[in-house]
RNA sequence: AGGCCGGUAGCUCAGUAGGACAGAGCGUUAGAUUCCUAAUCUGAAGGCCGCGGGUUCGAGCCCCGCCCGGCCUA
Numbered sequence: 001a002g003g004c005c006g007g008u009a010g011c012u013c014a015g016u017a018g019g020a021c022a023g024a025g026c027g028u029u030a031g032a033u034u035c036c037u038a039a040u041c042u043g044a045a046g047g048c049c050g051c052g053g054g055u056u057c058g059a060g061c062c063c064c065g066c067c068c069g070g071c072c073u074a
Stems, first nucleotide, its partner, number of pairs: 001073007010026004019057001028044005050066005
C1' cells in the first nucleotide's frame, strides 16, 4: 500500500430480502422467598446501532468517505 471480516445496552452477541415499540444471555437494581446469605421467581433501568454524508415515504440493514480492531498479500 491492497484485500477480506468485524465495530448494536456495562460485557458476550442476535437482528433472515429496508418497514411493526431495536432484542437475548450475563451483569446492575427494586421487590418476593429465607433467621441471614446464596439460589430461585417477578419487575425496572440501561443503546438511536463507530463517525460524517447520500439513496428512500422509511436505513442497524443499501451506497460513498473516514476512524478503530483482527486476519491475509506485498